[in-house]
Context: one part of a larger RNA
């Protein structure tokens, strides 16, 4: 002076408690370990791996296997020597590659010639030059080979927890301490009183961005209103500004601030959310995002191809998504949204087809067009508690689409088919309000999609909290210790 204590106080936190809805039983999906495999590539392993790296593995991707290939290279520079680049057709092959044949002489610079008043221009040759091809040798390329415990840089956790530090002083043989303890207070080491301490500095808040009130400026493509005009009231849209500070009253208090709440106010005591992560901790992750030291490979551990694998399958775990019904499930009317996307794209209507989609084809780089009809909701029939009109797994047949290609191994449709599952042991998990739960909708990877996943939007929309004994996880001061 830290760590630690099943040692004290105090004091916070979806930590317990009150409460909702759920995992852990069923079936699918996905990830994982295990196992099998010629290969299932690699990496991420309590909390802080396990829908994670991957915002999409059918070839490519791809790094992993089996084969067939190269060997100054798939790629970069640099030396030489040929050759226009480059286009077709042909053979062998799985390509990859390798064998033939035809066409083909560009471009830019100088010099010649023709024309021309200059310029542009048009023609032959020749040298040089730039790309680009193909060859030769040699310096070199190349490694997703390995060490994250050599590392940079960027991340994850304690933890948005309130801490971490310093300078001058002063105390102390010294390590060190003091300041930063006491006593109130606050979400805060936040303020205040006081005090051998005065200062300060990274944090905390605060500046920043979205919601939410008005106000003012601006009206097209937005909106009103007429029915082919007109106008900015309203709605909206997008830029500036007003607005909240415990500022004002009461009461407590020495203040700091608490509490009624009062008022006014669209909001009230941090108005909600977000971004935004102090000193440090886990030798915590990443050599497979990049970069990098060293150490390996160099006719292979490099590189092309083509099939195949990362998609296996007794089991086990993890996270989802459906259900198991009647607050429900089908059929048929109505109704109300916000994100956002759009050129090799969004596609309207129209016709075709039970449907997936298929033809034609209008707008439209878009507050103008299109994607888009939102679902839940309401209204009216129908089923009447059943393994069912519940539940959709699996499997058959027929299709559609993308795409050289859907066998391994896509994705959607229509018909038949109709598994398990009656609310789930012991354990556990999330959430305090526009929150939970529920509903639907975009959006990025994207040809296509294995997406029920990620990330955003918006409708409906609750219960509960006495309290801090107790579990866990922080903090603050204090004790004890044979750690360090």
């Nucleotide at each position: 002076u830290g760590a630690c204590g099943g040692g004290g106080a105090c004091c916070a936190g979806c930590a317990c408690a009150a409460g909702c809805g759920g995992u852990g039983g069923a079936u699918u999906a996905u990830g994982u370990g295990g196992u099998u495999u010629a290969a299932u590539u690699c990496g991420a392993u309590g909390c802080a791996a396990c829908g994670c790296g991957a915002a999409g593995a059918a070839c490519c991707u791809u790094a992993c296997c089996a084969g067939g290939g190269u060997u100054u290279g798939a790629c970069a520079u640099g030396u030489c020597c040929a050759g226009a680049a480059u286009u077709c057709u042909u053979c062998a092959g799985a390509a990859a590659u390798g064998g033939a044949g035809a066409g083909g002489u560009g471009c830019c610079a100088u010099u010649c010639u023709c024309a021309u008043a200059c310029a542009a221009g048009a023609g032959a040759a020749a040298u040089g030059g730039a790309a680009c091809u193909g060859g030769a040798g040699c310096a070199c390329a190349g490694g997703u080979g390995g060490u994250g415990c050599a590392u940079g840089g960027c991340u994850g956790u304690c933890g948005u927890c309130a801490g971490c530090u310093c300078g001058u002083g002063c105390g102390u043989u010294g390590a060190c301490g003091u300041g930063u303890a006491c006593g109130g207070u606050u979400a805060a080491g936040u303020c205040c009183u006081g005090c051998a301490a005065c200062g300060a500095g990274c944090g905390c808040a605060a500046c920043c961005c979205u919601c939410g009130u008005c106000u003012u400026u601006a009206g097209u493509u937005a909106c009103c209103u007429u029915c082919a005009u007109g106008g900015u009231u309203c709605u909206c849209u997008a830029a500036a500004g007003a607005g909240a500070c415990u500022g004002c009253g009461c009461g407590c208090g020495c203040a700091a601030g608490c509490g009624c709440u009062g008022a006014g106010g669209a909001a009230g005591g941090u108005g909600a959310g977000g971004a935004u992560g102090a000193c440090g901790u886990c030798a915590a992750g990443u050599c497979a995002g990049c970069a990098u030291g060293c150490c390996c490979c160099u006719u292979a551990a490099a590189u092309c191809c083509u099939g195949g694998g990362c998609g296996a399958c007794a089991c086990a775990c993890g996270u989802a998504a459906u259900a198991c019904a009647a607050u429900g499930g089908c059929u048929g009317g109505g109704a109300c949204a916000a994100u956002c996307a759009g050129a090799a794209g969004c596609u309207a209507a129209c016709u075709c087809g039970c449907g997936a989609g298929a033809g034609c084809a209008c707008g439209c780089a878009a507050a103008u067009c299109u994607g888009c009809u939102a679902a839940a909701c309401u209204c009216a029939g129908c089923c009447u508690c059943a393994g069912u009109u519940c539940g959709g797994a699996u499997u058959g047949u027929a299709g559609g689409c993308u795409g050289c290609a859907a066998c391994u191994c896509g994705c959607c449709u229509a018909c038949a088919u109709g598994a398990a599952g009656c609310c789930g042991g012991a354990a556990u998990c999330g959430c305090u309000a526009g929150u939970a739960a529920u509903c639907g909708c975009c959006a990025g990877u994207c040809a296509g999609c294995c997406a029920u996943a990620u990330g955003g939007c918006g409708g409906u929309g609750a219960a509960u909290a006495c309290g801090u004994u107790c579990c866990c996880u922080g903090g603050u001061c204090u004790u004890g210790u044979a750690c360090a």

Model confidence (mean pLDDT): 80 of 100. This is a predicted structure of a 484-nucleotide part of an RNA (small-subunit ribosomal RNA, 3' major domain) from Chlorosarcinopsis eremi. The gene name in the source record is rrn16S. The source organism's lineage runs through Eukaryota, Viridiplantae, core chlorophytes, Chlorosarcinales and Chlorosarcinopsis. It matches the Rfam family "Bacterial small subunit ribosomal RNA". Gene Ontology terms of the family: ribosome and structural constituent of ribosome.